[in-house]
RNA sequence: GAUUUUCUUCGGGGCAGGGUGAAACUCCCUACCGGCGGUUACAGCCCGCGACUCACUUUUUUAAAGUGACUGAUUUGGUGAAAUUCCAAAGCCGACGGUUAAAGUCCGGAUGGUAGAAGAAAACA
Numbered sequence: 001g002a003u004u005u006u007c008u009u010c011g012g013g014g015c016a017g018g019g020u021g022a023a024a025c026u027c028c029c030u031a032c033c034g035g036c037g038g039u040u041a042c043a044g045c046c047c048g049c050g051a052c053u054c055a056c057u058u059u060u061u062u063a064a065a066g067u068g069a070c071u072g073a074u075u076u077g078g079u080g081a082a083a084u085u086c087c088a089a090a091g092c093c094g095a096c097g098g099u100u101a102a103a104g105u106c107c108g109g110a111u112g113g114u115a116g117a118a119g120a121a122a123a124c125a
Stems, first nucleotide, its partner, number of pairs: 001124001003123008017029003031105002033094002035049004044092002053069007074090005096108003
C1' cells in the first nucleotide's frame, strides 16, 4: 500500500388528534416514516443492491450455499459549470402471515437474515 484470506463491531424509521362502529393504531379526515452503494451537487420515487416469496441445482440433506424468477413510486419552476439529488410548489409509493374490521406505521417469522460501513490480523507486492 492496490489486492487476497480470516476475524471483530455496527448495520430501518413511522398513525399524535378527530370521525363512524359492538369492534379499527387496519376504514374515513388528518398525521407520520424513508435501508445500502453509485451518480459532475446532498436522491424513498435516476441506476443498481438488499429484505419477502417461488423454482432449480449442489452439498455435510435439521439445514446451508449457489443460480434464476419476482421486485413500488415524480413532475413543474428556480439557482448553478454541474442537481428527476439542492430551493419552492404540487404529487406518488410501500413484501408475506395474523387481527373482534381491510395495516408502509400494530403483532409475528426476526434476540433472525442482508445490502453494506468501520476496524484488526495474516499473506502478498